[in-house]
């Protein structure tokens, strides 16, 4: 990189730098943008997946009312790994393609 599984109509902004396009690609629209978009950095936030622990429940053990180990629940709580923070992946077309996470390699 390709393939597999899951998700993509909810949610979440301020500052600094830069200076012209951006919204993945193509087409047709539409929207954002020198009142500074996009991108990068810092902080903050959101919660899609994964990990660890706590709280809780059950079982077993022990120096026994306390502690240790295992299992379960995944609602809740804390932290971590990525991710994300205009508009339904902005809308439509291509049953095509893209993005994110996970597992394995």
């Nucleotide at each position: 990189a390709g393939a597999c599984c899951a998700u993509c109509c909810c949610g979440a902004g301020c500052g600094g730098u830069u200076g012209a396009g951006a919204g993945a690609u193509c087409u047709g629209g539409c929207u954002c943008a020198u009142u500074g978009a996009c991108a990068c950095c810092g902080c903050a936030g959101c919660a899609a997946c994964c990990c660890u622990g706590g709280c809780c429940a059950c079982u077993g053990c022990c120096u026994a009312c306390g502690g240790c180990a295992g299992u379960g629940a995944c609602a809740u709580u804390a932290g971590g790994g990525u991710g994300c923070u205009a508009a339904u992946g902005c809308c439509a077309g291509g049953c095509a393609c893209g993005a994110u996470g996970g597992a394995g390699g």
Predicted 3D model of a 105-nucleotide RNA (SAM riboswitch aptamer (S box leader)) from Arthrobacter sp. 260.
The organism belongs to Arthrobacter, within Bacteria.
Of the family's consensus pairs, 96% are formed in the model.